[in-house]
RNA sequence: GCUGAAAAAGGCAAAUCCGUCGAAAGGCGGAGACGCAAAAUUACCGGUCUAAGGGGCACAAGGUCCUAUGACAGCGGGGUUGCCAGGA
Numbered sequence: 001g002c003u004g005a006a007a008a009a010g011g012c013a014a015a016u017c018c019g020u021c022g023a024a025a026g027g028c029g030g031a032g033a034c035g036c037a038a039a040a041u042u043a044c045c046g047g048u049c050u051a052a053g054g055g056g057c058a059c060a061a062g063g064u065c066c067u068a069u070g071a072c073a074g075c076g077g078g079g080u081u082g083c084c085a086g087g088a
Stems, first nucleotide, its partner, number of pairs: 002086003011036002016031006034074001040080003044077003047072003053067005
């Protein structure tokens, strides 16, 4: 440097529940394992989610639509770093 069929030393942890932060999406901690060979990291590209603030419409009130500067790395691609094993 290549590969991830088998194996697994060591590792991560979906849904759900509890606590907590947040307007929400969602984050963090604990329990828990559906899965993962990068399920480590990075919003660079595409995509998805949310709509506090801002704007439009309607309006007696309750609303409704648009918008990321918010979020998702366990949606795909790219970048960076790394473990184990295999064979050369």

The RNA shown here (c-di-GMP-I-GGC riboswitch aptamer) has 88 nucleotides and comes from a Woeseiaceae bacterium. The model forms 95% of the base pairs in the Rfam consensus. The sequence was found by an Rfam model in a public genome assembly. NCBI's taxonomy places the organism under Bacteria, Pseudomonadati, Pseudomonadota, Gammaproteobacteria, Woeseiaceae.